[in-house]
RNA sequence: CGAGCCGGCCGGGCGGUCGCGUGCGGGCACUGUGUCUUUCGGGGCAGGGUGCCUGCCCGAGGAACGUCCGGGCUCCGAAGGGCAGGGUGGUUGCUAACGGCAACCCGGGGUGACCCGCGGGACAGUGCCACAGAAAACAGACCGCCACCGUGUUGGGCUCAGCCUGGUGCGGCGGUAAGGGUGAAACGGUGGUGUAAGAGACCACCAGCACCCCGGGUGACCGGGGUGGCUAGGUAAACCCCACCCGGAGCAAGGUCAAGAAGGGGCCCCUCGGGGUCCUGCGCAGGCGUUCGAGGGCGGCCCGCCCGAGCCUGCGGGUAGACCGCUGGAACCUGUCGGCGACGGCAGGUCUAGAUGGAUGGUCGCCGGUCGGGGCAGUGCCGCAAGGCGCCCCGUCCACAGAACCCGGCGUACAGCCCGACUCGUCCG
Repeated sequence: CGAGCCGGCCGGGCGGUCGCGUGCGGGCACUGUGUCUUUCGGGGCAGGGUGCCUGCCCGAGGAACGUCCGGGCUCCGAAGGGCAGGGUGGUUGCUAACGGCAACCCGGGGUGACCCGCGGGACAGUGCCACAGAAAACAGACCGCCACCGUGUUGGGCUCAGCCUGGUGCGGCGGUAAGGGUGAAACGGUGGUGUAAGAGACCACCAGCACCCCGGGUGACCGGGGUGGCUAGGUAAACCCCACCCGGAGCAAGGUCAAGAAGGGGCCCCUCGGGGUCCUGCGCAGGCGUUCGAGGGCGGCCCGCCCGAGCCUGCGGGUAGACCGCUGGAACCUGUCGGCGACGGCAGGUCUAGAUGGAUGGUCGCCGGUCGGGGCAGUGCCGCAAGGCGCCCCGUCCACAGAACCCGGCGUACAGCCCGACUCGUCCG
């Protein structure tokens, strides 16, 4: 310098101007409630509501998206047994927990930095492996090789009508799985002994498997040695088996206040028509039930257990308001210690949206950045060298995307700037 691989930060900045939301203060105006007092005009105290003005603090995200996991919190459930269902799947750690994260082990890819993994079990069982091939699980002979028998042909020899020996074609019967072929994969590999020809039939070495021993490691595993039979495919991201784990619903959770409905009751007033106030409280019809238990609860089902006097269906009526939950947290920042790391301890500091048709915006200027075009500068500056570095103008564009109870993860989307570590190649010193 080129190429690659891994990680991290930010996500436009500054200023002017007009305009928003919560909270905490101050002021003004209007309004109503309770209570005291009154010369009945009013006045005082308390704590509210609405509007306006003004001051201060703060005001979206790395993903707020997906709703895929795990929790906090709230409600239901006193607890149990079994079956089914679901989740995870190497080891050790981290964490509140997880299907997350860290480190490591094994396997695979890559020259490498690094990347990938639905990582327990195929000797519990079932299924599948197309086509090709003889054959795809205890399978099997297509080509081939060999022995024997029959038959045809031919060479040589001899003691020549016969015998001995060899080659070759075809057929039969048997042996064989070493060679060749098919395929993603074919019953270990190489070399030899042996054989009629072959074969772990036997031997040496190697790989695999089983068992035993030694060493290292918390462990998954790794290294070494010995013995043995010779070697029993793949697929579980197929069904399945094994190990471990699993209450449900969800802020539209769940609470408080107010209001209202047909009717009823108390008190007061009354012109006996009715009115005011407080409390309670929907109406009609039908079905089942009240200890011989309707209905409900325990994630689905069964058993068992518990609660229980009301429950269910249809039609009709009333309300949909205000407040809490609602932001102080497994929180964040800085330093330090421990740890390979995820992370944890200690000390100090900070309070950073809480809306509810739902706020944080509009506009102007300058700067910054992407892309494209043009011009200047190389007789400049830095460096031992190889090499590196800039300025101006015009145009264009500036991503993904918006809290709604909160937090830890994962997945997805993203214009662009910058920072760091490492690997390979080339060049220079």
This is a predicted structure of a 429-nucleotide RNA (Bacterial RNase P class A) from a Geodermatophilaceae bacterium. The model forms 97% of the base pairs in the Rfam consensus. The prediction has a mean pLDDT of 76. The sequence was found by an Rfam model in a public genome assembly. Its Rfam family is "Bacterial RNase P class A". From the family's description: Ribonuclease P (RNase P) is a ubiquitous endoribonuclease, found in archaea, bacteria and eukarya as well as chloroplasts and mitochondria. By type it is a ribozyme.